[in-house]
Context: one part of a larger RNA
RNA sequence: AGCAUGCGUGGGGAUGCCUAGGCGCAAGAAGGCGAUGAAGGACGUGGCUAGCUGCGAAAAGCUUCGGGGAGACGCACACAGUCUGUGAUCCGGAGAUAUCCGAAUGGGGGAACCCCCCUGGUGCGAACACCAGGGAUCGUGCGAUGAAUACAUAGUCGUACGAAGCGAACCCGGGGAAGUGAACCAUCUCAGUACCCGGAGGAAGAGAAAACAACCGUGAUUCCGCAAGUAGUGGCGAGCGAAAGCGGAAGAGCCUAAACCAGGCGAUCCGAAAGGAGAGUCUGGGGUUGCAGGACCACAACCUUGUGGUGGGGAGUUGGGAAACCGACUGCCGACCACUGGGGAAAGAUUCACUUGAGGGCGUUAAUGGAACGGUCUGGAAAGUCCGGCCAAAGAGGGUGACAGCCCCGUACAUAAAAAUGCACUCAUAGGAUCAAGUGGCACCUAAGUACCGCGGGACACGUGGAACCCUGCGGGAAUCUACCGGGACCAUCCGGUAAGGCUAAAUACUCACUUGCGACCGAUAGUGAACGAGUACCGUGAGGGAAAGGUGAAAAGAACCCCUGCGAGGGGAGUGAAAUAGUACCUGAAACCGCAUGCUU
Numbered sequence: 001a002g003c004a005u006g007c008g009u010g011g012g013g014a015u016g017c018c019u020a021g022g023c024g025c026a027a028g029a030a031g032g033c034g035a036u037g038a039a040g041g042a043c044g045u046g047g048c049u050a051g052c053u054g055c056g057a058a059a060a061g062c063u064u065c066g067g068g069g070a071g072a073c074g075c076a077c078a079c080a081g082u083c084u085g086u087g088a089u090c091c092g093g094a095g096a097u098a099u100c101c102g103a104a105u106g107g108g109g110g111a112a113c114c115c116c117c118c119u120g121g122u123g124c125g126a127a128c129a130c131c132a133g134g135g136a137u138c139g140u141g142c143g144a145u146g147a148a149u150a151c152a153u154a155g156u157c158g159u160a161c162g163a164a165g166c167g168a169a170c171c172c173g174g175g176g177a178a179g180u181g182a183a184c185c186a187u188c189u190c191a192g193u194a195c196c197c198g199g200a201g202g203a204a205g206a207g208a209a210a211a212c213a214a215c216c217g218u219g220a221u222u223c224c225g226c227a228a229g230u231a232g233u234g235g236c237g238a239g240c241g242a243a244a245g246c247g248g249a250a251g252a253g254c255c256u257a258a259a260c261c262a263g264g265c266g267a268u269c270c271g272a273a274a275g276g277a278g279a280g281u282c283u284g285g286g287g288u289u290g291c292a293g294g295a296c297c298a299c300a301a302c303c304u305u306g307u308g309g310u311g312g313g314g315a316g317u318u319g320g321g322a323a324a325c326c327g328a329c330u331g332c333c334g335a336c337c338a339c340u341g342g343g344g345a346a347a348g349a350u351u352c353a354c355u356u357g358a359g360g361g362c363g364u365u366a367a368u369g370g371a372a373c374g375g376u377c378u379g380g381a382a383a384g385u386c387c388g389g390c391c392a393a394a395g396a397g398g399g400u401g402a403c404a405g406c407c408c409c410g411u412a413c414a415u416a417a418a419a420a421u422g423c424a425c426u427c428a429u430a431g432g433a434u435c436a437a438g439u440g441g442c443a444c445c446u447a448a449g450u451a452c453c454g455c456g457g458g459a460c461a462c463g464u465g466g467a468a469c470c471c472u473g474c475g476g477g478a479a480u481c482u483a484c485c486g487g488g489a490c491c492a493u494c495c496g497g498u499a500a501g502g503c504u505a506a507a508u509a510c511u512c513a514c515u516u517g518c519g520a521c522c523g524a525u526a527g528u529g530a531a532c533g534a535g536u537a538c539c540g541u542g543a544g545g546g547a548a549a550g551g552u553g554a555a556a557a558g559a560a561c562c563c564c565u566g567c568g569a570g571g572g573g574a575g576u577g578a579a580a581u582a583g584u585a586c587c588u589g590a591a592a593c594c595g596c597a598u599g600c601u602u
Stems, first nucleotide, its partner, number of pairs: 001601008010593001016587001017551002021522002023519006030511002032166002040101003043056003047079001051075002062095006071083003106115003116135008137163009170201001171199005181188001185235001211218002222249005232240002253503003256447001260285006268277003290481001292446003296441004302343003306339005312333002315330006348435005356428004361423005367415003373388003377384001389406002391395001397409003452476007462488001483498005538545002558586001561573004
């Protein structure tokens, strides 16, 4: 020195066990925050305070209303000093304060800084300093002022209201790749994807047939299953890929424009003036559809105003009569008839997707009550053993010195709100809507640079194809119900529908954040990058990249005192503890590696 075996208060941190953190899903609830200054930060703030957390010069907090009931002054275990049954700490509702930056908004700026103006105030105060309030831009309404240029307009100024910025995904729109596949590659594919921009909502978009269908019928839209990897499309390659129909989820229908009427304004025209005409435009009424509908006119009908007439009811007065009763008059009520004026209005009924309020209800934001056990043995410790009990609408779960239904927190179950707030309901209320009559005539209206056509594109599963339907950059350019569009070139017949205006809940998509629960999900090289002062330390000019790092013990009982030493580090005694080979480099403590001892070999 090598090999082997054994050993070690060596080294190292695998493994086992654990979980404070993650991951996924379900249900509920929420789906926004912001000029009343957000999201996110900077700087401060504690008796002593580096970090995190909280808070904001009123600064780990202030006020008030509820809850709660003995300790408390955050993580955070020490010192000092305090608070608290006159109810603290803590939990919840409502408020106050809330520096500076940030849309950042008085001007500037290299964010958290610098510099102004106006009004009011404080310091004896025009200057200096401080405090409070105001001073950005754009849009819209209103007002004032007001050029070239007479009226006017632009402009300028003031004022009120609104906007802006942030946010995980979902949604709509405007733009829009390439790697890739085609075993190359160019049409094609990837893909209208990624990405960029704009916009909105709790959902968005779509939506009430100029639709499908097929000679039968359906009856807005959306979503799911089938139809179907079918019909098609396709360098007919790679690939792309429907619809009708059927079965379900949900279910809801409406408003304008126009004709016509009324009113306001009104270029312009006539006129000497008074005054008149008047295109157009605005407001209100009207009207809203395909079996066409509406407007207008006539008649009819309805409602209503007024007048007249006819007869009726009850009341009063009065005449006759003994009474029953008969008759006359007055004004009232309602009915019918005629005439007249007016009207789709009033009254009424019904209803509502809509305003406001009240009421109780169900929830949310704190909470409350909540059954039943002892002994013995082992042990450091009993929840374990043995013995004997009990509760159970509660034997889910967690904790407690080992494994606890009955020790603690809880659990089943039953309750609770001063305040704020959500939802539906009932009632009232503002408002809207609907209802009730038609028949005949007339030919006034029914969305125009539109439909459609040509050219160029796009989008439709459909790549120009026989290519319809849909969108439109350029050019052309209708009809008005005896009309127009569609039914996959086109034509006829037939059938379906009525474009060129608009609104519309539900079924559907998503989950940054909140609550609760669950898991043949992970268990510290796993699970989030992050179980720990993690988007930290660190790296990079920057965009950006991005870690490692958990575990003493039941309890600090965290080792008084003594010794070696540098008043060290580290260690040896003593002591604590069940254990110190549990000593903070701390559970277990594998291997490599280091060393010691022994044997063998050289």

Source information: The part of an RNA shown here (large-subunit ribosomal RNA, domain I) has 602 nucleotides and comes from a soil metagenome. Its Rfam family is "Bacterial large subunit ribosomal RNA". The RNAcentral record of the full RNA draws on MGnify.